[in-house]
This is a predicted structure of an 80-nucleotide RNA (c-di-GMP-I riboswitch aptamer).
RNA sequence: UACUGAUAAAGGCAAACUAGCAGCAAUGCUGGGGCGCAAAGCUUCCGAUCCUAAGUAAAAAGGAUAGCGGGGCUGCCAAA
Repeated sequence: UACUGAUAAAGGCAAACUAGCAGCAAUGCUGGGGCGCAAAGCUUCCGAUCCUAAGUAAAAAGGAUAGCGGGGCUGCCAAA
């Protein structure tokens, strides 16, 4: 440096559920909680899934999920 990933150490994140708040919605934020996570840090670039009130549907467009997979950027520890 590149892999790899302990019944290691230090620290970190936080699913379901729950209280409050925001949103049409998907869903998000804060507190509680802790299923799990070595990128469960950041990023919608690709795919996937989900949502869309304001004019019915489709399309278009927009949005959500980074804890769905891949890519990009960054990063703690160091036994074998």
Its Rfam family is "c-di-GMP-I riboswitch aptamer". Rfam's curators write: GEMM was predicted in a large-scale screen for bacterial structured RNA regulatory elements. It was read from a public genome assembly, where an Rfam model found it. Its mean pLDDT, the model's own confidence on a scale to 100, is 84.